[in-house]
RNA sequence: CAAUUAGAGAGUUUGAUCCUGGCUCAGAACGAACGCUGGCGGCGCGCCUAACACAUGCAAGUCGAACGGAGUUAAUGUUGUAGCAAUACAGCAUUAACUUAGUGGCGAAAGGGUGAGUAACACGUAGGUAACCUACCCUCUGGAUGGGGAUACUCCCGGGAAACCGGGCUUAAUACCGAAUAUUGUCCAUAAGUGCAAUUCUUAUGGAUGAAAGUCUUGAGCAAUCAAGGCGCCAGAGGAUGGGCCUGCGGCCUAUCAGCUUGUUGGUGAGGUGAUGGCUCACCAAGGCUAAGACGGGUAGCCGAACUGAGAGGUUGGUCGGCCACACUGGGACUGAGACACGGCCCAGACUCCUACGGGAGGCAGCAGUGGGGAAUCUUGCGCAAUGGGCGAAAGCCUGACGCAGCGACGCCGCGUGGAGGAAGAAGGCCCUCGGGUUGUAAACUCCUUUCGUGAGGGAAAAAGUGCUGAGCAAUCAGCAUGAUGGUACCUCAAGAAGAAGCCACGGCUAACUCUGUGCCAGCAGCCGCGGUAAGACAGAGGUGGCAAGCGUUGUUCGGAUUUACUGGGCUUAAAGGGCGUGUAGGCGUCCUGAUAAGUCAGGUGUGGAAUCCCUGAGCUUAACUCAGGAAUUGCAUCUGAAACUGUCAGGAUUGAGUCAUACAUGGGAGGGCGGAAUUCCUGGUGUAGCGGUGAAAUGCGUAGAUAUCAGGAGGAAGGCCGGUGGCGAAGGCGGCCCUCUGGGUAAUGACUGACGCUGAGGCGCGAAAGCGUGGGGAGCAAACAGGAUUAGAUACCCUGGUAGUCCACGCCCUAAACGGUGGGUACUCGGUGUGGGUGGCAAUAGCCAUCUGUGCCCAAGGGAAACCAUUAAGUACCCCGCCUGGGGAGUAUGACCGCAAGGUUGAAACUCAAAGGAAUUGACGGGGGCCCGCACAAGCGGUGGAGCAUGUGGUUUAAUUCGACGCUACGCGAAGAACCUUACCUGGGCUUGACAUGCUGGUAGUAAGAACCUGAAAGGGGGAUGAUCCUGGGGUAACUCAGGAAGCCAGCACAGGUGCUGCAUGGCUGUCGUCAGCUCGUGCCGUGAGGUGUUGGGUUAAGUCCCGCAACGAGCGCAACCCUCAUCCUCUGUUGGUCUUUUGACCUCUCUGAGGAAACUGCCAGCGAUAAGCUGGAGGAAGGUGAGGACGACGUCAAGUCAUCAUGGCCCUUACGCCCAGGGCUACACACGUGCUACAAUGGUAGGUACAAAGGGUUGCUAAUCCGUGAGGAGGAGCCAAUCCCAAAAAGCCUAUCCAAGUUGGGAUCGGAGUCUGCAACUCGACUCCGUGAACGCGGAAUCGCUAGUAAUCGUGGAUCAGCACGCCACGGUGAAUACGUUCCCGGGCCUUGUACACACCGCCCGUCACACCACGAAAGUCAGUUGUACCCGAAGUGGGUGAGCUAAUCCCGAUUCGUCGGGAAGGCAGCCUCCGAAGGUAUGGCUGAUGAUUGGGGUGAAGUCGUAACAAGGUAGCCGUAGGGGAACCUGCGGCUGGAUCACCUCCUUU
Repeated sequence: CAAUUAGAGAGUUUGAUCCUGGCUCAGAACGAACGCUGGCGGCGCGCCUAACACAUGCAAGUCGAACGGAGUUAAUGUUGUAGCAAUACAGCAUUAACUUAGUGGCGAAAGGGUGAGUAACACGUAGGUAACCUACCCUCUGGAUGGGGAUACUCCCGGGAAACCGGGCUUAAUACCGAAUAUUGUCCAUAAGUGCAAUUCUUAUGGAUGAAAGUCUUGAGCAAUCAAGGCGCCAGAGGAUGGGCCUGCGGCCUAUCAGCUUGUUGGUGAGGUGAUGGCUCACCAAGGCUAAGACGGGUAGCCGAACUGAGAGGUUGGUCGGCCACACUGGGACUGAGACACGGCCCAGACUCCUACGGGAGGCAGCAGUGGGGAAUCUUGCGCAAUGGGCGAAAGCCUGACGCAGCGACGCCGCGUGGAGGAAGAAGGCCCUCGGGUUGUAAACUCCUUUCGUGAGGGAAAAAGUGCUGAGCAAUCAGCAUGAUGGUACCUCAAGAAGAAGCCACGGCUAACUCUGUGCCAGCAGCCGCGGUAAGACAGAGGUGGCAAGCGUUGUUCGGAUUUACUGGGCUUAAAGGGCGUGUAGGCGUCCUGAUAAGUCAGGUGUGGAAUCCCUGAGCUUAACUCAGGAAUUGCAUCUGAAACUGUCAGGAUUGAGUCAUACAUGGGAGGGCGGAAUUCCUGGUGUAGCGGUGAAAUGCGUAGAUAUCAGGAGGAAGGCCGGUGGCGAAGGCGGCCCUCUGGGUAAUGACUGACGCUGAGGCGCGAAAGCGUGGGGAGCAAACAGGAUUAGAUACCCUGGUAGUCCACGCCCUAAACGGUGGGUACUCGGUGUGGGUGGCAAUAGCCAUCUGUGCCCAAGGGAAACCAUUAAGUACCCCGCCUGGGGAGUAUGACCGCAAGGUUGAAACUCAAAGGAAUUGACGGGGGCCCGCACAAGCGGUGGAGCAUGUGGUUUAAUUCGACGCUACGCGAAGAACCUUACCUGGGCUUGACAUGCUGGUAGUAAGAACCUGAAAGGGGGAUGAUCCUGGGGUAACUCAGGAAGCCAGCACAGGUGCUGCAUGGCUGUCGUCAGCUCGUGCCGUGAGGUGUUGGGUUAAGUCCCGCAACGAGCGCAACCCUCAUCCUCUGUUGGUCUUUUGACCUCUCUGAGGAAACUGCCAGCGAUAAGCUGGAGGAAGGUGAGGACGACGUCAAGUCAUCAUGGCCCUUACGCCCAGGGCUACACACGUGCUACAAUGGUAGGUACAAAGGGUUGCUAAUCCGUGAGGAGGAGCCAAUCCCAAAAAGCCUAUCCAAGUUGGGAUCGGAGUCUGCAACUCGACUCCGUGAACGCGGAAUCGCUAGUAAUCGUGGAUCAGCACGCCACGGUGAAUACGUUCCCGGGCCUUGUACACACCGCCCGUCACACCACGAAAGUCAGUUGUACCCGAAGUGGGUGAGCUAAUCCCGAUUCGUCGGGAAGGCAGCCUCCGAAGGUAUGGCUGAUGAUUGGGGUGAAGUCGUAACAAGGUAGCCGUAGGGGAACCUGCGGCUGGAUCACCUCCUUU
């Protein structure tokens, strides 16, 4: 110096959007575990589960300087025995050294372990103790005199298996017991003092009472003994340390635990304790605790701290440190300064072990270790060298505390696995568009280094200290010794890139991509979601990304999550305002003055242990780690001060609140009375056949007289008009008139009280309809019920009846869409305009202004996700209450409370989903609305559906009947033409580099080719006469020959080939909506946004055509026009055409040919219209409002059609799914449908005669004239490559004749016969001709199609395909109509608007029962277990109490005495016995909790199950809420309520003009 440094989001609800809201992810952490992998070191950490059971060893001893002994050794003295002796042996005494079983002292209450119990003064923090103790230690004062009796050990005897025990003799002490003495000890009494407080503390006086132990060293002495010193001992005072007890405050969940308590709460007295106290006891009183949560239940050791977090918080309490509790389970005391004692004792219980069966022993939650449990957690190590502890004077001994080592990537930290150069960008791998790319400077290769590891050599600090020796009077000094770790750290040397990289991921979130395999399979997945043949999502591979000796997964915590919101959320519609009031506790509260100081603020003091975190330094090479200093510890207590605010106390005030007086409005409430209209019923009259009811009907009523109508009567219920987004009320709710009682509100003025106020958990009261009880009443209406309809059914909607009920009285129930979906109060914040009730002023009929209080609408700021709200807030603020926290399960279960019941209030969980939801947007849809169009309907004409035939399809059949097309938009469609071919199908026979393309290798000169002939249905197979060609080079005059090559052929290899699959992998092409008028963009503007605007509106059009208006202005694709044909005219062109004449001709006027041009534009006039766009009519014109027709088809829709026209990805076949051939099939035939042809006749048929087209085609072709044939046709061959010739006759029409209403002179099917033509070939299977035959059919059911003018209808003609084959298709002309009032309805479409729970878009969505499978839960006769209460029984050990005739050394008394002692007694003690309490145990009976349970109940989830269709649109009966009844089910119906209902009309209000 510093210690204040700090906050990220993403995915997922939708077609898209904004919001709400949950789920999920990215981060950090861990005493972890699991998977794969693993080089080194340092520092830490390591049974979270069974407080389960434990083998073995160790974890608490020490002191001989307390004591008597014993033992060993040595020395000295002495005795005995042997020996001549030396000497040997044995004994005794003394001394010394060492050892130590016992007595005795101290310690063993520390240290170490664990977290079972405990929700408690257990813990934390701050205090108190005038209510206490404290061994060892320190300081001070004083003392230690003089005696006594025992006892262990030893010895002897005895019992026992053992553990151990009993008896006897003897003995010592710092063991034990009297006596003496004694202070400030203790007790009693008195007095004074301190203090808030004194029987208790202090002081003074008096009285009584209480103690001790010695030992060691040195010196002196013959000795006894004495002196000094050390260590001890006793009494007292103080200190230090450690504790006991008490108190304030603080920290878990649950109210589905609401009341608990009898020693309980207090008092007096006593006992007990070191000490207070119901701690215990006797007596007395009846208290004590509790919504600020008692009592009960569940869970849990607490803290310093740890993790996370920006913080506030949240979670945790392992290691380290403090406290507590526990020591096999339960109880108990003893000893002691200290224990109710982890390695002590007694008892009970469970368990284990020993046993001679009599009896004993034990307690690892100490360190290691074992078994067990478990996903899971270590060595039966070394050392007391250090630190610390116990004992000792000390040496020293003990110490699984501790210091170290071992094991484990369990964590944190550090290091390494090499560095530099190196492009032919090697090889290999992978990919590939085959060019290449990538792995990749990566490797190889060259040079260099050597950390770590390996080998070798050296080698610590930690030793201050302690001991021994020596010196010194001493302090102290010198020397030597002392290390588990450890031959470790560290240092040096040597060799050598040498020994050292994996794991996960790669669809998005989230950094990182390709290939192959697989084919909704196998599998993945944190969420969204991948996988059904081209998977960046599965599996493998290559590549890439991330981290790295680790990497992933799983689990847990915090974060993100402002998703419990103190910081920092909400409640109109998303979850959420209590149905409404009154009011208790509580919370909050106007102005002024004074006081106070609880809150608040400031300063000081004490404390907030150490460690941790943070800062600054320091030590290990660095770091982790450690050390030092600081900061911090946000707290608590206390002292002093301040006094604005809050609180409290006192005094005052009036504006909040209230009272009185005056007036007003009122469907406010309760009771009573009265009145009229209507329905129904009854009586009587009139009157006759129907009435009633509906979409239409029927049930029902009526000739026994209904309905209708008149009169009279009865009875109940409800209150028309007024009546109004008008009034009143707290809400529910309240409506005829009058009376009585009663509540609240408003206005103006004055007086009074003086904060009396606001809110309001619980409590209490009120509370629509339905429903319940009792008793009445009952006209109408009407759940249930009955009948009739409707319907597939109809437990409904509709109809006819009809009971509870609806009404009244009394008593319950207590819920509603009880809604403004908006709690109450106070204050503030622009305006405008209605209306209800007052008052004042002006003015005086009207009205205007001001103001207060209600009640509506519009709108600014502001708010809001938006819709919207906006002085009656959903704005801005404050106060109080209630409520919410994803959807479902579920307002269910269970418990409790309430209720007569129905049921209400309170109110979960398991399980399951990734959404559920709000508002708004664009579409689509509606049995919603408005406007408009279309041969859409209507008006017409003609058909189809009936017949026969043709043709296509389905179906069936078949060896095959090849394939495709399937509502409109398949079905005379692909196919503009299946006898063979076509042909794709079937049967049979053949070929295999192939019928066809390209390339490569090898071979082949009588080679390629290939005749006759044989076989065969053919294809094919044999056969082999004959028999070539090109290029280059060499030789040769040449012929020719040689070598090589090409072509061909043979063999083989690549490959060919496929009408095989996928049109849901595709291109291209096409259909359809639809020639409908739409579809979009740029810029701007509006909106948070999706998006809107433009494109809507008013007109108009065939048209988004045009005009006007407008926050739009422009533009594009479509419409229209430009193109083609037809209609008029002009110019030009004239052969093959035309005309005139009859000719070897003339002319191009017309018809015509085909080039160009003109013409039509609402241009002109009138009217209408906004003066516009335009519309209507008219003129002129060949044509008039798009002149007619065609070509032309916007953005897009249908995964529409086509892999079989073609092309093409992928897959599949390869002596066959390829290729060739013959025959067959595509032509079948109980049947059904589509499209056509011909008909059913007289507007006709038949016969004869006769007239007029257009457009086409023609050389392997059209074919004339003429002849033959009844005819199809044959012969014939002119002409024509075409305005020339041919096909070619047009037909209907017109004229004449006949038929005469019939199955015919209609109709021509079918069949027989005979032919013609095409073609290799007409059997299956062609067309046509002639003769004969002569079917159905007499105009067609339900239904359905086309057409608006040169159209329909009708009539022929031509062409393509084609050898032949046309009723089909395409084209051409001839004749030539009818009708359209109109847009209600059907169908399709366009625009605007509205609703929506649809978006795969109504062929949508979606509800409930039933059936099946699985899952969790509830109930249940019970059964079992745990825990706990109550009552009683039994009662161990043990403390206390009583007793104690038995036993008893010390002291005292008496007596005796041989003075050694003995006897008796007192005091004290002990055994025994009794007793209170008392653990375990037992019996009985409750509570609570858990497990299980036949059966049963609903719930959830599941693939394409069954029945219906409830909801979403007016969802086809608007829906929903409450309640009641009914029903297979969704549901239906009644009563009341709500709009969160569409549509039309009306009313009211508002805005603009």

Predicted 3D model of a 1553-nucleotide RNA (small-subunit ribosomal RNA) from a Pseudomonadota bacterium. The sequence is in RNAcentral, with records from ENA. NCBI's taxonomy places the organism under Bacteria, Pseudomonadati, Pseudomonadota.